[in-house]
RNA sequence: CGAGACCUCGCGAUGACCGCGGCGCAAGCUGAGGAACUUCCGGGCUCCGCAGAGCACGAUGGCGGAUAACGUCCGCCCAGGGCGACCUGAGAGAUAGCGCAACAGAGAAUAGACCGCCCGCUUGCGGGUAAGGGUGAAACGGCGGUGCAAGAGACCACCGGGCCGCCGGUAACGGCAGGCCGCAUGGCAAGCCUCAUCGGGAGCAAGGCCAAGCAGAAGGCGUCAAGUGCUGCUCGCACGUGCCUUCGGGUAGGCUGCUAGAGCUUGGCGGCAACGCCAAGUCGAGAUGGAUGGUCAUCCCCGCCGAAAGGCGGUGACAGAACCCGGGGUAUGCGAGGUCUCAUUUC
RNA sequence: CGGGAUGUGGCGCAGCUUGGUAGCGCACCUGCUUUGGGAGCAGGGGGCCCCGGGUUCAAAUCCCGGCAUCCCGACCA
Numbered sequence: 001c002g003a004g005a006c007c008u009c010g011c012g013a014u015g016a017c018c019g020c021g022g023c024g025c026a027a028g029c030u031g032a033g034g035a036a037c038u039u040c041c042g043g044g045c046u047c048c049g050c051a052g053a054g055c056a057c058g059a060u061g062g063c064g065g066a067u068a069a070c071g072u073c074c075g076c077c078c079a080g081g082g083c084g085a086c087c088u089g090a091g092a093g094a095u096a097g098c099g100c101a102a103c104a105g106a107g108a109a110u111a112g113a114c115c116g117c118c119c120g121c122u123u124g125c126g127g128g129u130a131a132g133g134g135u136g137a138a139a140c141g142g143c144g145g146u147g148c149a150a151g152a153g154a155c156c157a158c159c160g161g162g163c164c165g166c167c168g169g170u171a172a173c174g175g176c177a178g179g180c181c182g183c184a185u186g187g188c189a190a191g192c193c194u195c196a197u198c199g200g201g202a203g204c205a206a207g208g209c210c211a212a213g214c215a216g217a218a219g220g221c222g223u224c225a226a227g228u229g230c231u232g233c234u235c236g237c238a239c240g241u242g243c244c245u246u247c248g249g250g251u252a253g254g255c256u257g258c259u260a261g262a263g264c265u266u267g268g269c270g271g272c273a274a275c276g277c278c279a280a281g282u283c284g285a286g287a288u289g290g291a292u293g294g295u296c297a298u299c300c301c302c303g304c305c306g307a308a309a310g311g312c313g314g315u316g317a318c319a320g321a322a323c324c325c326g327g328g329g330u331a332u333g334c335g336a337g338g339u340c341u342c343a344u345u346u347c
Numbered sequence: 348c349g350g351g352a353u354g355u356g357g358c359g360c361a362g363c364u365u366g367g368u369a370g371c372g373c374a375c376c377u378g379c380u381u382u383g384g385g386a387g388c389a390g391g392g393g394g395c396c397c398c399g400g401g402u403u404c405a406a407a408u409c410c411c412g413g414c415a416u417c418c419c420g421a422c423c424a
Stems, first nucleotide, its partner, number of pairs: 002342010012299007020031004033318001037329002040327005045203004052235004057199005062076005077091001078089004092194002097192002099188002114133002116129006141159002144156003160183001161181004165176004207256004216247006227239003249423003263282008300316001301314005348420007357373004367404001375391005397413005
């Protein structure tokens, strides 16, 4: 210098004027994001009674840790990809059982004789044979030899595989010229399923308080017990005279929940890390048809022109709070920083 | 703000359950019929199933993520 891999940060700055929301008597202070997006997970909070039992249903799925919790994150193992930095993985169980495998092919799951090979009679058939050819995504260990009529784990060496043992590791798992087994018994569980773990339901339009206004009707079920809490079933518990559906009528106002919290910043300590602990400092939006904007000046960035000075243009990515947090995913232009890999050249 | 469905030729739909060939109706094209048109009859073309990944030998179908469209939900009697 070229090509890459991974991690992280910033999004205009300052001033003036006008305008909007919140707080405040006033002066004044304060006012979008890393994703506020998606609503895909998890939790807080609130109500349903105290959150019950079993089944069903749903989710998760290597091992260990982090955490309020998680399907997230960190570290490690294994498999696949890459020369490599590194990336990707729903990665338990297929001798518990059921199911599936189109087309092609002779045969597709405890299989199979189409061609070939060998034997016999003989030009057709019978028998043997899974080493070779051909089909397929997949054909029941690989390769070499012995053996045989030809062959075959039938037998042998090596490789591969299974079981046991030993060693290392918390474990997943790894290693072993340790022993045994000639070893058909494979694939799909993001097919049913099995095993383990987790999950009660609804959601701030939850819930609480106040004010205003109106008109009930029809149908169904029940008052021996239905119904509701409580999505499906059974049981259990509680409430207990009404409950549900449809049509019609009225209001669409205010307060609260509402923002100080698993908060943020800095420093120290523990840990490989995710993260935790301690100390100090700090307060950074609360709208409700929904504020967070506009203009000007100088500078920054980008594009074009120019040798330069400078000039002109772009307002300059994606987007935009609505109960609050922790993550995942997705969108995104430009600028900046760090660590590492490969190749080439030079020293 | 919260909850729930759908996406397959130009249009309306089936197929997805139980993964292997994408089909139906209208529309379109060609021919026949007719003086010509319509109707009718015969034949034909057109989609790689909203997009991107994954599982699998194989995906419209199973799983995950995204995009677009549509629907429902206020309170009081």
This is a predicted complex of two RNAs, RNase P RNA and transfer RNA, with 424 nucleotides together. It holds a member of the Rfam family "Bacterial RNase P class A". By type it is a ribozyme.